[in-house]
Context: one part of a larger RNA
RNA sequence: UGACGGGGGCCCGCACAAGCGGUGGAGCAUGUGGUUUAAUUCGACGCAACGCGAAGAACCUUACCUGGGCUUGACAUCCUCGGAAUUCUCUGGAAACAGAGAAGUGCCCGCAAGGGAGCCGGGAGACAGGUACUGCAUGGCUGUCGUCAGCUCGUGUCGUGUGAUGUUGGGUUAAGUCCCGCAACGAGCGCAACCCCUUUCUUUAGUUGCCAGUAUUCAGUUAGGCACUCUAAAGAGACUGCCUCGGUUAACGGGGAGGAAGGUGGGGAUGACGUCAAGUCCUCAUGGCCCUUAUGCCCAGGGCUACACACGUGCUACAAUGGACGGUACAAUGGGUUGCAACAUCGCGAGGUGAAGCUAAUCCCAAAAAGCCGUUCUCAGUUCGGAUCGAAGUCUGCAACUCGACUUCGUGAAGUCGGAAUCGCUAGUAAUCGUGGAUCAGCAUGCCACGGUGAAUACGUUCCCGGGCCUUGUACA
Numbered sequence: 001u002g003a004c005g006g007g008g009g010c011c012c013g014c015a016c017a018a019g020c021g022g023u024g025g026a027g028c029a030u031g032u033g034g035u036u037u038a039a040u041u042c043g044a045c046g047c048a049a050c051g052c053g054a055a056g057a058a059c060c061u062u063a064c065c066u067g068g069g070c071u072u073g074a075c076a077u078c079c080u081c082g083g084a085a086u087u088c089u090c091u092g093g094a095a096a097c098a099g100a101g102a103a104g105u106g107c108c109c110g111c112a113a114g115g116g117a118g119c120c121g122g123g124a125g126a127c128a129g130g131u132a133c134u135g136c137a138u139g140g141c142u143g144u145c146g147u148c149a150g151c152u153c154g155u156g157u158c159g160u161g162u163g164a165u166g167u168u169g170g171g172u173u174a175a176g177u178c179c180c181g182c183a184a185c186g187a188g189c190g191c192a193a194c195c196c197c198u199u200u201c202u203u204u205a206g207u208u209g210c211c212a213g214u215a216u217u218c219a220g221u222u223a224g225g226c227a228c229u230c231u232a233a234a235g236a237g238a239c240u241g242c243c244u245c246g247g248u249u250a251a252c253g254g255g256g257a258g259g260a261a262g263g264u265g266g267g268g269a270u271g272a273c274g275u276c277a278a279g280u281c282c283u284c285a286u287g288g289c290c291c292u293u294a295u296g297c298c299c300a301g302g303g304c305u306a307c308a309c310a311c312g313u314g315c316u317a318c319a320a321u322g323g324a325c326g327g328u329a330c331a332a333u334g335g336g337u338u339g340c341a342a343c344a345u346c347g348c349g350a351g352g353u354g355a356a357g358c359u360a361a362u363c364c365c366a367a368a369a370a371g372c373c374g375u376u377c378u379c380a381g382u383u384c385g386g387a388u389c390g391a392a393g394u395c396u397g398c399a400a401c402u403c404g405a406c407u408u409c410g411u412g413a414a415g416u417c418g419g420a421a422u423c424g425c426u427a428g429u430a431a432u433c434g435u436g437g438a439u440c441a442g443c444a445u446g447c448c449a450c451g452g453u454g455a456a457u458a459c460g461u462u463c464c465c466g467g468g469c470c471u472u473g474u475a476c477a
Stems, first nucleotide, its partner, number of pairs: 001477002003474003007471007015461002019425005026316008034307002042053002064302007073127001077126002079123005086103007107116003129291002133288002138285002140280003143276001145274001150189006156165003169180003195268004200236007209226003214223002239262001242256005318418001322377007334365003339358002343354004384415001389410007431453007
């Protein structure tokens, strides 16, 4: 100087407390451990691994296993020889592929002969190749403490020196934020602001958007209009600016006015110096090391989907604030030409067939669902719950046996609110309800986004956890 203390002081955070809803019990989904296996590919392991890499394992993917094959190789450059490339057919085979036959001679230079580029086949070796190892050799990227308020430097001064000072002190703040004081005076990276979205208004613009008044109609459909909504560009607006009280005449704090909004208005992006030899050699790049008829490459089938069990994360429930049936209302974000598909028709249905429109403020996905209004059930393992299993189907795809999703009929398990323990959340939040998208042929209870309905509680900082500043002790570095 740090680090640490079941030392002290001050302060903060859904840290506790006050509340609301869960997890832990059940069934299932998914990830992991373990076990099993020819293989169940690999990585990730307290917080910060475990619906994580994987925004989607039937084949492919795929790295694993079994079997069959190739050896200058699936891919790159160079040398040499031959052939245009290419297309079609047949035979064998599980396939990669092997064998045979037929058609075929393009582009550039050149009268031609011939040469060149590209592609295919044979040969030779230099080499290719490796998701093999080392993340404790590395770059890059990322997590974490933590959006915590800190981390430093120059000059000066003090100290023999390690160092100190500044950065401490008194106030204040979300903040090393600002004010005052001070052997310090300044500065940098962080904080804040500048950026985006949202909340109000104005101007400009008016189609594919909108419809107040006029006409019209089944319908903003049409005439008409751009007032309103909306869209998207430019501006205005909030700054403790104004008043009052407190405060050291300060910084600032309490209250008030006006205002759509009030004291960083609400969200997002943004992550200092560093820590964990944290994670990643399987994104990529890369040193070293190893393999080179194999640890490389191709193909078929299997596996990654196994299942006495244990854990994590979720979904669905256990019902009447509910289930079922009928009627009826109101969103936002998005996506669409190998696509979205209205509408008609067939089917109980998943879907099939025909097909308008739309490269989209125009057409389509598209029905929002909770809600509201009726009817029914009457507290039961039930008209709750839907697992499991049987049968018949639909769709995607070369192909759903291992191993897809969905539909219909039947079947109708556990489960009556969950021990110890433990998690999230302070407002348009929690809870609850549906919708869209990426990946994607098909496959979501996951992920990312969108809107609808919409609470309770916070006295407070004694305690648990984490963190910041000052101080103190230390046999630790």

Small-subunit ribosomal RNA, 3' major domain from a metagenome, 477 nucleotides, folded computationally.
The full RNA is in RNAcentral, with records from SILVA.